[in-house]
RNA sequence: CCAGAUGGUCGGAUGGCUGCUGUAUCUAGUGAUAGAUAUAGAGGAAAGUCCGGGCUCCACGGAAACACGGUGCCGGGUAACACCCGGCGGGGGCAACCCUAGGGAAAGUGCCACAGAAAGCAAACCACCUUUUUUAAAAAGGUAAGGGUGAAAGGGUGCGGUAAGAGCGCACCGCGCCAAUGGCAACAUUGGUGGCAAGGUAAACCCCACCGGGAGCAAGACCAAAUAGAGGUGACAAGCUUAGUUAUUUAUAACUAAGCAGGCGUGUUUUCGCUCCGUCACCUGGGUUGGUUGCAUGAGACGCUCGGUAACGGACGUCCAAGAUGAAUGGUCAUCACCUUUACUUUAUAGUAAAGAGUACAGAACCCGGCUUAUAGACCGUCUGGCACU
RNA sequence: GCCCCCGUCGUCUAGAGGCCCAGGACGCCACCCUUUCAAGGUGGAAAUCGCGGGUUCGAAUCCCGCCGGGGGCACCA
Numbered sequence: 001c002c003a004g005a006u007g008g009u010c011g012g013a014u015g016g017c018u019g020c021u022g023u024a025u026c027u028a029g030u031g032a033u034a035g036a037u038a039u040a041g042a043g044g045a046a047a048g049u050c051c052g053g054g055c056u057c058c059a060c061g062g063a064a065a066c067a068c069g070g071u072g073c074c075g076g077g078u079a080a081c082a083c084c085c086g087g088c089g090g091g092g093g094c095a096a097c098c099c100u101a102g103g104g105a106a107a108g109u110g111c112c113a114c115a116g117a118a119a120g121c122a123a124a125c126c127a128c129c130u131u132u133u134u135u136a137a138a139a140a141g142g143u144a145a146g147g148g149u150g151a152a153a154g155g156g157u158g159c160g161g162u163a164a165g166a167g168c169g170c171a172c173c174g175c176g177c178c179a180a181u182g183g184c185a186a187c188a189u190u191g192g193u194g195g196c197a198a199g200g201u202a203a204a205c206c207c208c209a210c211c212g213g214g215a216g217c218a219a220g221a222c223c224a225a226a227u228a229g230a231g232g233u234g235a236c237a238a239g240c241u242u243a244g245u246u247a248u249u250u251a252u253a254a255c256u257a258a259g260c261a262g263g264c265g266u267g268u269u270u271u272c273g274c275u276c277c278g279u280c281a282c283c284u285g286g287g288u289u290g291g292u293u294g295c296a297u298g299a300g301a302c303g304c305u306c307g308g309u310a311a312c313g314g315a316c317g318u319c320c321a322a323g324a325u326g327a328a329u330g331g332u333c334a335u336c337a338c339c340u341u342u343a344c345u346u347u348a349u350a351g352u353a354a355a356g357a358g359u360a361c362a363g364a365a366c367c368c369g370g371c372u373u374a375u376a377g378a379c380c381g382u383c384u385g386g387c388a389c390u
Numbered sequence: 391g392c393c394c395c396c397g398u399c400g401u402c403u404a405g406a407g408g409c410c411c412a413g414g415a416c417g418c419c420a421c422c423c424u425u426u427c428a429a430g431g432u433g434g435a436a437a438u439c440g441c442g443g444g445u446u447c448g449a450a451u452c453c454c455g456c457c458g459g460g461g462g463c464a465c466c467a
Base pairs, nucleotide, nucleotide: 001386002385003384004383005382006381007380008379009378010377012336013335014334015333016332017331018330020041021040022039023038024037025036026035027034028033043361047372048371050370051369052368053367054366055216056215057214058213061272062271063270064269065268066267068212069211070210071209072208073087074086075085076084077083088102089100090099091098092097103207104206108205109204110201111200112199125147126146127143128142129141130140131139132138133137155173156172157171158170159169160168174196175194176193177192178191179190180189181188182187220293221292222291223290230284231283232282233281234280235279236278239260240259241258242257243256244255245254246253247252248251262277263276265274286466287465288464300319301318302317303316305314306313307312337359338358339356340355341354342353343352344351345350391463392462393461394460395459396458397457400416401415402414403413408447418434419433420432421431422430440456441455442454443453444452
């Protein structure tokens, strides 16, 4: 210098004028409010709403079973996670480095199209070899090395062996089992042994281990205003006893209370306990379209230090930092920065001038931790390969 | 803001791992029939299965991530 890998940061700046939202103070006003001054006012993703929590309600409290959903190598971090860190195995790259839903297929079931002789249990189309008949050819038998089909054909390579062959024997590799060593573990290495048995598929059902109650700030709480505190349909239950009151036709009806039974109660069932007495769903109709709270001190931010390879954790110090709701955080001008184009100067790097309706993705809505996706451009660090020179 | 559902020829749809470079109806085009039109008959074209990855021998179908579209949810009684 060229080509690449990887980690991190920023993502226009300053000032004037003029708006918008919140807060504080002052002035005016009975008050609603208005004016003035000061001060604060979007992000790294505020996005997608894909995971995990906080918080709130559902009586959601205890126990068990089932169903459903999720996660899936090992160790650690964390409030928790499908996230993060470190390691292992597998794959890719010369390398830096990158990717990896990676438990179980010798528990069971299903599937493996077409082609092919044969697709999961063994089988024999061509072929090779032996024997017989009469050379060609046919029949019987042996074999699975070679050919062909396929994504996949019951280990691979070589030597021996054989009629031809074959783990039939041997060596190496692969695979299974056992043991030793190292490691917390996943796993690795070494040795022995088996003689190959257990094809693939679980992002097919399933099995194993672990985890999970549901709904969501339009949750929920309070205040105010208004209306007809209405009517209908369906499902389940609509029952019994006792006491009291009222009415009258004196044994019935209505109402109230108590008990039993029964029923509703956020996946289903059972059980214990609790609450309510009708419950639930749908339809028609009526009213409001307001305010306060939840709601900004939190797994908080920044700095420094200690422990840890790291994720992260501990101690100390400082700080409080948007809160809209027909939804604020804007517009414009000037200067500067960067980018693009053009012109000029210069051997070149580069510099000067002019123009630009050039400066991305995108806008909080209860709040956090992650993931994913979008993003003009700029900057900083570490590392790898190649070429040249010293 | 929150919660659900859907995406296949121009339109409406079938499909649920291979028999599907995707079938049907309406529409479109060509030919036949008719003096002509319609109707009828025959044939044809028309789909990157919204997009991109992954699993699998094999994906419209299974899994993940995006994109687009649609629907529902206020309070009182």

Predicted 3D model of RNase P RNA and transfer RNA as a complex of 467 nucleotides. Its mean pLDDT, the model's own confidence on a scale to 100, is 76. It holds a member of the Rfam family "Bacterial RNase P class A". By type it is a ribozyme.